[in-house]
Parts: sequence; C1' cells; structure tokens
RNA sequence: GCGGAUGGCUGGAUGACCGCGGGGCGCAAGCUUCGAGGAAAGUCCGGACUCCAUGAAGCAAGGGUGCCGGGUAACGCCCGGCGGGGGCAACCCCAGGGAAAGCGCCACAGAGAAGAGACUACCCCGCAUGCGGGGAAAAGGUGAAACGGUGGGGUAAGAGCCCACCGCGGACUUGGCAACAAGGACGGCAAGGCAAGCCCCACCCGGAGCAAUGCCGAAUAGGGGCCUCGUGCGGAAAGGUCUGCCGGUGGCAGAGACCUCCGCAGGGACGCUUCAGCCCAGAGGCCCGGGUUGGCAGCUUGACCGCCGUGGUGACACGUGCGGCAGAGGAAUGGUCAUCCAAGGGGCGCGAUCGCAAGAUCGGGCCUUGGGACAGAAUCCGGCUUAUAGGCCAUCCGCGCAA
Repeated sequence: GCGGAUGGCUGGAUGACCGCGGGGCGCAAGCUUCGAGGAAAGUCCGGACUCCAUGAAGCAAGGGUGCCGGGUAACGCCCGGCGGGGGCAACCCCAGGGAAAGCGCCACAGAGAAGAGACUACCCCGCAUGCGGGGAAAAGGUGAAACGGUGGGGUAAGAGCCCACCGCGGACUUGGCAACAAGGACGGCAAGGCAAGCCCCACCCGGAGCAAUGCCGAAUAGGGGCCUCGUGCGGAAAGGUCUGCCGGUGGCAGAGACCUCCGCAGGGACGCUUCAGCCCAGAGGCCCGGGUUGGCAGCUUGACCGCCGUGGUGACACGUGCGGCAGAGGAAUGGUCAUCCAAGGGGCGCGAUCGCAAGAUCGGGCCUUGGGACAGAAUCCGGCUUAUAGGCCAUCCGCGCAA
C1' cells in the first nucleotide's frame, strides 16, 4: 500500500422568529423545564402486569427445546468450551440425543439399494463352437451410495477362509466438573444413508390479552319464553313451627309434615382419575328483547439507561458512587430564515506514477450546488430476525514493498 475478518460509535451543528404536547410555579397574563429509534418494524420467543378457569396431585392430548458447563426474572436468547464442516488464515456455519425398538423412503441406471444379488468376464462337469447344470461374488460395469481397504497365503476358481497393517467395536487406564480427548491390550472380522419422515428418549409448558381490567354514567326491563338432567334415606329436637298446661318480653311437657342443623348416598361445574372445598331449586342449552359507540383511571421510576470503581476469559454480577427519564387520545415533538458543514454532483487548474503518444490511476487545493439512508412511540421490559445513503474508531489475518 492492497485485500479480507470481527467489534463499536454516529446517522448533522449553531442562532433567531413563529407553532404544538406533558410536568412545575402563578388568580391570571405568563415564566420555566422535558418531548420518537437502532431498529420505534416483524408479532417470532420470554416475561412483568390484569382478568378468567374452584384448588392440589397424577395421567392423557397438544405443543416446545435437544452436545457440555455457565449467565439471566425467564427464553427457542447470550457467554465459554467440545464435536463436525468451510476457509491459506483471521474467522464463519451446524434443526449437534437415538438408525441394533418398530414402520417408512433412497428416483433413474443397475444382477442387486439392507441380509439384496448375477449383466460382461472366472472355474468345474456333460454335449458340442454353442447349449445345459453347478460353484463364487475376489475383477469389470451401473450409480450419489454396492454389505470394510491394501498386500500375501490358500483354492478348481474364489471368499476375513487364514495372516500382517489400516479401519471398526464393548469393557479398561490417564486428563478434564462435563461434553470429550489420548493411550496400550483384547475381540469378532460384524447390517449404508435419511429422524429439517413418522417414531423412541430426556427436560419444559393453563388460557386470553391494555380493544386486559376497574370506576362513573346510561335501561318499555332487577326483562320474557322454551327444552334437558337432578333429592332420596336416616338422626336429633338447639331455633322456627304445631298442641297442651302454668303463668306471661317467659317457662315446662309433648309432636315431628315443613325450614334452619348433623350424617350417608346421589347429582353439578375440569379432557380423565383421586382428594379437598363449593352448590343442590341447582347445573346446562336455545330463542326474543332493552341499555352500552360517553367520561375518568390503567399511563409510565422500571428485572430501566449511561458513566465510573471492584470481581470474572466472558456473558454478567456487585456498589447506591455520579448523571438521565415522551405519555398522545384520530393521535403532540413541526415550519421559515441565516451561517457552518458531511456524502454526492458540476467546473477550474496543480503534483506523482505508468505510457512513444492518446490517455489511465491516485492525491490534495479553489469555486458552485448540497441534509440526501431505513424509517414515527401507543402498557412496559429482555431477546431474535429483517431494512439501512454515508462518516468515524479499534483489533486481527493474508499478500506485496521498504527499512
């Protein structure tokens, strides 16, 4: 100097005038202060918060995640590692448990695609130049992939049939929290890929959502009709009730059909079961009709953001040390002018390198123009994903040159 990789910041500034919304002060006039993002987007995850489901436990259905260890309120996120793949490298990517539990798929080609198989060649026998029978799958061919590879022995020809090395494999030793890595001995030479096919295994998961929800206001109306299921048994007499007596806000005795009370059984509301609690004139379904389109709250101080310090490889944690903070309600944060100025455009001329020249490339100077990317909060956070004109910073890798 060129090319590449990773991470981060920013995404105009100043002044004046006019105009919006919130807060504070003020009787008012007015003064003062604050006021869109790195993604506010997608609605893909996880929550806080609100309401509903009667609660607990278990099971089923449905869904999610999938190497190990850590972080976090939590996650499908983040960090560090392990294994695999890409790249010369810095780095990047992985829907990363199980294929010997079962089912399924692997087109075409090929003899044969998971216990499958004989097309061309090989060997043996019989007849005869081709046919028939038998052996084998080592050679060739097909294919993305052919049931271990190379060499030797053996054989009629062959085959882990036997041997050596490689490859593969359960158990063992060492290191590591672990995933995993390394290692010598032993073994049988043993059956491929796909689970982002169904499935199996491990772990996790109620539902709906600020249009949640609460209050005020509002009602021929605290509305009307129909259907289905379901209440029995026993006890006691404390209360209600009834009878009688005495005497009077009551007491005593009795009764036991009804209500309150107690128990058992049964019924009801959850996908199922068990337990507990609740209800039983209750549970469920259908139809007709009235009101509600208004106002207030929820509404912004949080697992919050930034800086600094300490600890940690890091994600992050701790500290209360310093600083900061939109809340609209059909929806606020805008407009004009001036100056500076970034990218870009146009013009002018200068220098360097290459080149015969024409010209090409790079650099910086002057003039002029010039704010241009993706894009707008709506309950609030933590993530992921997608879009993004440009400008700046840091670190690392490769190549070339010079010292």